[in-house]
Molecule: RNase P RNA; transfer RNA
Organism: Candidatus Hydrogenedentota bacterium
RNA sequence: CGAGCAGGCUGGGCGGCCGCGGCGCGCUUCGGGCGCGUCGAGGAAAGUCCGAGCUCCACAGGGCAAGGCGCUUCGUAACGCGAAGGCGGGGCAACCCGACGGAAAGUGGCACAGAAAACAACAGCCUACGUCUCUUUCGGGAGGCCGGCAAUGGUGAAAAGGUGCGGUAAGAGCGCACCAGCGGUCUGGUGACAGAUCGGCUACGCUAAACCCCGCCUGGAGCAAUCCCAAAUAGGGGAACUAUGGAGUGGCCCGCUCCGUUCCCGGGUUGGGAGCUAGAGGCGCGCGGCGACGCGCGUCCCAGAGGAAUGGCCGCCUCGGGGUUUCGACCCUCAGACAGAACUCGGCUUAUAGGCCUGCUCGACUU
RNA sequence: AGGACUGUAGCUCAAUUGGCAGAGCAGCGGCCUCCAAAGCCGACGGUUGGGGGUUCAAGUCCCUCCAGUCCUG
Numbered sequence: 001c002g003a004g005c006a007g008g009c010u011g012g013g014c015g016g017c018c019g020c021g022g023c024g025c026g027c028u029u030c031g032g033g034c035g036c037g038u039c040g041a042g043g044a045a046a047g048u049c050c051g052a053g054c055u056c057c058a059c060a061g062g063g064c065a066a067g068g069c070g071c072u073u074c075g076u077a078a079c080g081c082g083a084a085g086g087c088g089g090g091g092c093a094a095c096c097c098g099a100c101g102g103a104a105a106g107u108g109g110c111a112c113a114g115a116a117a118a119c120a121a122c123a124g125c126c127u128a129c130g131u132c133u134c135u136u137u138c139g140g141g142a143g144g145c146c147g148g149c150a151a152u153g154g155u156g157a158a159a160a161g162g163u164g165c166g167g168u169a170a171g172a173g174c175g176c177a178c179c180a181g182c183g184g185u186c187u188g189g190u191g192a193c194a195g196a197u198c199g200g201c202u203a204c205g206c207u208a209a210a211c212c213c214c215g216c217c218u219g220g221a222g223c224a225a226u227c228c229c230a231a232a233u234a235g236g237g238g239a240a241c242u243a244u245g246g247a248g249u250g251g252c253c254c255g256c257u258c259c260g261u262u263c264c265c266g267g268g269u270u271g272g273g274a275g276c277u278a279g280a281g282g283c284g285c286g287c288g289g290c291g292a293c294g295c296g297c298g299u300c301c302c303a304g305a306g307g308a309a310u311g312g313c314c315g316c317c318u319c320g321g322g323g324u325u326u327c328g329a330c331c332c333u334c335a336g337a338c339a340g341a342a343c344u345c346g347g348c349u350u351a352u353a354g355g356c357c358u359g360c361u362c363g364a365c366u367u
Numbered sequence: 368a369g370g371a372c373u374g375u376a377g378c379u380c381a382a383u384u385g386g387c388a389g390a391g392c393a394g395c396g397g398c399c400u401c402c403a404a405a406g407c408c409g410a411c412g413g414u415u416g417g418g419g420g421u422u423c424a425a426g427u428c429c430c431u432c433c434a435g436u437c438c439u440g
Base pairs, nucleotide, nucleotide: 001363002362003361004360005359006358007357008356009355010354012317013316014315015314016313017312018311020040021039022038023037024036025035026034027033028032042338046349047348049347050346051345052344053343054222055221056220057219061254062253063252064251066218067217068216069215070214071085072084073083074082075081086100087098088097089096090095101213102212106211107210108207109206110205122153123152124149125148126147130145131144132143133142134141135140161179162178163177164176165175166174182199183198184197185196186195187194188193226274227273228272229271236265237264238263239262240261241260245259246258247257248256249255281300282299283298284297285296286295287294288293320333321332322331323330324329368439369438370437371436372435373434374433377392378391379390380389386423395409396408397407398406416432417431418430419429420428
């Protein structure tokens, strides 16, 4: 210098004018209005995909069903999240990716082709053994039956361990060597697993993001939860059951709770307050840990609307873009991405103009 | 806030247990006709909403994103 990998940060600044929402103070003609001060969107506030807090139903109990998760060990309030590792795959490498339990419990599926898609034998190879026929140069040869085999060929995405040597009638883990796989033992590791060694040769293909089995987890609902105040009213109509009942616990049964209760039609009200922002909170330092993270100390208060505020204009600067160049600079232009709180957190996923920083790998060149 | 569903040719819809993506209409070409319509024949037309995964094989199974419809309080 080129190509690449991993991680992190930022998401314009200052000033002026006008305007909006919350809070505090002051003034006021107390219906309200005015002035001053202060605070006022994000890294994703988004999608609502997971996990919790909180509230109510029994501080959620038993069974069935249904659903989710799935290598190991940690982290965490919890998780389907994260960290560190194991194994498998990709890359020369830095590094990246993986729903990664079980197919020797059972059921199902594997189109077309092919004999056969799982109790293999179509073409083929063999005729040693047994038996029959023919032939003979009497050594044998040819053919059939009963048989043996899975090396070779063909089909397919996939064909019953792979390669090689020996062996055989032909063959075959039949024997051996190496590799792969399985089982036992030992060693290392918390563990997933790895290594060594012995055995028998295969214990019978793929598919569980097919049913299923194993292990673990999950009660339901959601701030329009829930509660209080005020206002309003029609005891009008209909239906159900009347305790072996009705309603609630939003899958079902049991259990539990309440009981003249529930539902529908019609009618009325549709105002205010709590929940509602101090929190598994942010920042800094120190310590422990490979790390996720934890502990301690200090410091800060950082939106709270309720049909919903957080906006607009102007000036200057700077990042960026374009042009000229005598390489010193000068001129023009312009803030330009995704987006916007609604009970609150921890994650995941998705969108994102431009800019900055750190570490590492490979290649080339120079010294 | 919670829940259910849909997306396939220009339009309307199919596709069995995962196994060659099809039909009707429209459009195009030809025949017929003086010309057209109707009719007959033929061919074309697909990122199965986008991306990824499982599988020998995905419209179908799984994950994620996008667009749209409906229901409940």